[in-house]
Record summary:
Small-subunit ribosomal RNA, 5' domain from an uncultured prokaryote, 546 nucleotides, folded computationally. The prediction has a mean pLDDT of 83. The RNAcentral record of the full RNA draws on ENA.
Context: one part of a larger RNA
């Protein structure tokens, strides 16, 4: 100087930031991913009306609740966002490059299509088994759900052909033949054409989907150069090892994986072990070079109870999905099930030590939807903590009889000290009344105007106007009133280093202490008192860096 600190004392406000550094122990509750009816069949109930019966408060029927809830098929999302830092010395970072070895939902532009059939199956009624968790018959029924077929190139692929290169069979090119693979619809206006007939669609139109191919943004694997802790009291390490050739395999190169073959590959410039440890912009400290350090923010990488594997899918081998194995709690009817807070509060428990089981989605961002809107413990707030930064207040002026009073004396007196008291005066914070924001922009409704679409002036889309509607923080931040000096200083020091001296008491005791070192009868070095430096809502001490 500095700290995600902690302890002792002491302690008024604000603002801004920080807060398990230990036990990648264990975890009770709640809550952290859901959405969509403009893909789909279907679809309750309280309750309230009416009627009707009668047993006068029941019972039935119809409406409304409502095509609402609450389930289920199906798409998109759950692979982001949030947490740790166990692991890992390694292409994991970091940085520079390569991919002619590659992949990429949603978006964006481009071209080109969206014909035409099937069988099922869940919800749901019956119904069996179970304690449960949950498994099953047997019927029924859609789908943008699954399945054939049709068409198709500029998509593959395969064969031939043009050039070019050359390792002579390869790559890359130009043309041609065959061959292979697609699709799904919903929804709004409209009534000029068509068609039934006078408002309907199989029609026209809008919007959005789908399916195929090209290019784009962004994102992602994969390879390389170089740099990246300590130990030689670790010196030899290595059989898919190293390299070919064939096949597999993957979106992709490649011993990745397998069969043959050859006998190679690393290494004192530090290989192989072993010890430590997530790496990076940074951040501490210094003039700098350097050291140390990797908390919050931010980029990358690992993990999601251990320990393994794979479905799904554009993307995982997946924190809040399956599977299997293990330890660990839990429910049971003993046959069998159920769990994973390293989310975000919270609990216990380990510690010197670390916070609210809070409040909205108004705002920024995400999913998801045409939209409305719903969901979001990201986020924004608040709440606790001197844990650190910064600011500001605890009055100001005047006031000698230098007051009382402590303290000291050489007994004259000095000090405390303009300090108080008194007087005059301000009102910042706190308190108590009024007032009062900016964050809000959208989005939607309503309306007008232009432009696109169109047969159309409907509808619908796009800009731009004007009116409405949205604030958890919060009646908050800030103004202003209004009374009172009222409610607001404490910690370390004082032998020297090192700003600050004196008297009591203690007598090598009882203590101090960072170092030199004080106490054994006048201790400026212990304890107290008076006085004094220093810093100041803080001041000290411990740790730990430079």
């Nucleotide at each position: 100087a500095a700290u995600g600190a902690a302890c002792g004392c002491u302690g008024g406000c604000g603002g801004c930031g920080u807060g398990c550094u230990u036990a990648a122990c264990a975890c009770a509750u709640g809550c952290a991913a859901g959405u969509c009816g403009u893909a789909c069949g279907a679809g309750a109930a309280a309750u309230c009306u009416u009627c009707a019966g009668c047993u006068u408060g029941c019972u039935g029927a119809a409406g409304a609740g409502a095509g609402u809830a609450a389930a289920g098929u199906g798409g998109c999302g759950c692979a982001c966002g949030g947490g740790u830092g166990a692991g890992u010395a390694a292409c994991g970072c970091g940085u520079g490059g390569g991919u002619a070895a590659u992949c990429u939902a949603c978006c964006c532009u481009c071209a080109a299509a969206u014909c035409g059939g099937g069988g099922a199956u869940a919800a749901c009624a019956u119904u069996g088994c179970g304690a449960a968790a949950g498994c099953g018959a047997u019927g029924c029924u859609a789908a943008u759900a699954c399945c054939g077929g049709a068409u198709a190139a500029c998509a593959u692929c395969a064969u031939a052909u043009u050039g070019a290169c050359c390792u002579u069979g390869g790559u890359u090119u130009u043309u041609a033949u065959g061959a292979u693979c697609a699709a799904a619809g919903a929804u709004g206006a409209c009534c000029u054409c068509u068609a039934c007939a006078u408002g309907u669609a199989a029609g026209u139109u809008g919007u959005u989907g789908u399916u195929u191919g090209a290019g784009g943004a962004g994102g992602a694997g994969c390879c390389c150069g170089c740099g990246u802790a300590c130990c030689a009291u670790u010196a030899g390490c290595u059989a898919g090892u190293u390299g070919g050739u064939g096949g597999g395999g993957u979106a992709a190169a490649g011993g990745c994986c397998u069969a043959c073959c050859a006998a190679g590959g690393c290494u004192a410039c530090g290989a192989u072990g072993g010890u430590u440890a997530g790496c990076u912009g940074g951040u501490c400290u210094g003039a700098g070079a350097g050291g140390a350090u990797g908390a919050u923010c931010a980029g990358c990488c690992a993990c999601a109870c251990u320990g393994g594997a794979a479905c799904u899918g554009a993307c995982a081998c997946a924190c809040g999905g399956u599977c299997c194995a293990g330890a660990c709690u839990c429910c049971u009817a003993c046959g069998g099930g159920a769990g994973g807070c390293a989310g975000c509060a919270g609990u216990g428990a380990g510690g010197a030590a670390u916070u609210u089981u809070g409040c909205g989605c108004a705002a920024u961002g995400g999913g998801g939807g045409a939209a409305a809107c719903c969901c979001u413990g990201a986020c924004g707030c608040a709440g606790c903590a001197a844990c650190g930064c910064c600011g500001c207040g605890u009055g100001a002026g005047u006031g000698a009889u230098g007051a009382a009073g402590g303290c000291c004396c050489u007994u004259g007196g000095g000090u405390c000290g303009u300090a108080a008291a008194g007087c005059u005066c301000u009102g910042u914070c706190a308190a108590u009344g009024g007032g009062a924001a900016a964050g809000a922009a959208g989005u939607c409704g309503a309306u007008u105007a232009u432009a696109g679409u169109u047969a159309a002036u409907a509808c619908c889309u796009a800009u731009a106007g004007u009116c409405g509607u949205u604030g958890a923080c919060g009646g908050u931040a800030c103004c202003u009133a209004c009374a009172a000096a009222g409610g607001a200083a404490g910690c370390a020091c004082c032998g020297g280093c090192u700003a600050a001296c004196u008297c009591c008491g203690u007598g090598c005791c009882a203590g101090c202490a960072g170092c030199c070192g004080c106490g054994g009868u006048a201790a400026u070095a212990c304890g107290g008192g008076g006085g004094g430096u220093g810093c100041a809502a803080g001041c000290g001490u411990u740790a730990u860096u430079c």